[in-house]
């Protein structure tokens, strides 16, 4: 310096003509002119995940489901972020990047295949004894050797008939006390005791949690309406029906509730855009973030508005791709261009 590959950043603006929506003003009986000001993303997509907000009044016990899982912090939040402990894998070490975390010392299971055995070890070993000289039987052992993904902590020395933590010394890995730093996870030291190991999206055990249904939620208006219909439970005389994971018990509300035919309606307003809002700046924090001060209002349609053409001009106006209650992450798609980090290669400025 070039090309490739991950990650993450960004995703425009002005002018001139005409055209569309809202808002406010002013004019009009009114339909509707005129001025201003604004007008579809970083993912609006997915419908994943958490909340706000509205309805169901307000709650408790026992059993059983599901979820959740290292330690702080931030945060409306069980979402996500941000930082630290330890393990394990790349990497010569470190550094750096990746994953990953309750409990195997409460119990019950599992580990094909080989292999003697997968934890209640004897196939090759040694000793003894009998023997057809091929091997049998008892004994003792886990040191050496094959199997295997793992085989009775390790590595030296003594001992022994051949050997064993049998003795002893330095380590290992578990559990555990004291001392010292840390808010904690956890680290460092100095001891005691024990010696197969894995596995919990196996059973299971310990902690800690939890509702459903959604703006087509929900409130009011208006305007029309009958055979003013049948049924069943039930009006405190065991309460029909409703209540926050599911049953069950208990407990509160409660005079109606539920279902068949059948008849009228399909309108309008509100929710509906000022709120966990947005910029800018001081300060606190290692960071997420968190407060203080100015300042701003930046879409709210209801069969669907946010356009169209030309100039200018940017690194980029090209790609994915279109607002329907909101609002914080997550996933996935994406053209130029920046930034960081990795590999290869060129160059000695």
């Nucleotide at each position: 310096c070039u090309a490739c590959a991950a990650a993450c950043c960004c995703g425009a603006a002005c002018u001139a003509u005409c055209g569309a929506g809202u808002u406010a003003u002013a004019a009009g009986u009114a339909a509707u002119u005129a001025u201003a000001a604004u007008u579809a993303g970083g993912a609006a997509a997915g419908u994943c995940u958490g909340g706000a907000c509205a309805g169901c009044a307000u709650a408790g016990a026992g059993c059983a489901a599901c979820u959740c899982a290292c330690c702080g912090g931030c945060g409306a939040a069980u979402a996500a972020c941000c930082g630290g402990u330890c393990u394990c894998g790349u990497g010569a070490u470190a550094a750096a990047c990746g994953a990953g975390a309750a409990g195997a010392a409460a119990g019950u299971g599992c580990c094909a295949c080989a292999g003697a055995a997968a934890a209640u070890a004897a196939c090759u070993u040694c000793a003894u004894a009998c023997u057809u000289a091929g091997g049998u039987a008892u004994g003792a052992c886990a040191a050496a050797g094959g199997u295997g993904a793992a085989a009775a902590u390790g590595u030296g020395a003594g001992g022994u008939a051949a050997g064993a933590g049998c003795u002893c010394a330095c380590a290992g890995u578990a559990u555990u006390g004291c001392a010292a730093a840390g808010u904690a996870a956890u680290u460092u030291g100095c001891g005691a005791u024990a010696c197969g190991g894995g596995u919990a999206a196996a059973c299971c055990u310990u902690g800690a949690g939890u509702g459903c249904u959604g703006c087509a939620a929900u409130g009011c208006c208006a305007c029309g309406u009958a055979u003013a219909g049948a049924g069943c439970c039930g009006u405190u005389u065991u309460a029909a029906g409703a209540g926050c994971u599911g049953c069950u018990c208990g407990u509160u509300c409660a005079a109606g509730g539920c279902u068949c035919a059948g008849g009228g309606u399909a309108g309008g307003c509100a929710g509906c855009a000022a709120c966990a809002g947005g910029u800018g700046u001081u300060a606190a924090g290692u960071a997420a973030u968190u407060a203080g001060c100015a300042u701003c209002g930046c879409a709210g349609a209801u069969a669907a508005a946010u356009g169209a053409u030309a100039g200018u001009g940017u690194a980029a106006a090209a790609a994915c791709a279109g607002a329907a209650u909101c609002c914080g992450g997550c996933u996935u798609a994406u053209g130029a261009g920046g930034u960081u980090u990795g590999u290869a290669g060129c160059u000695u400025u």

This is a predicted structure of a 349-nucleotide RNA (Bacterial RNase P class A) from a Bacteroidota bacterium.
Its Rfam family is "Bacterial RNase P class A". About the family: Ribonuclease P (RNase P) is a ubiquitous endoribonuclease, found in archaea, bacteria and eukarya as well as chloroplasts and mitochondria.
The sequence was found by an Rfam model in a public genome assembly.
The model forms 97% of the base pairs in the Rfam consensus.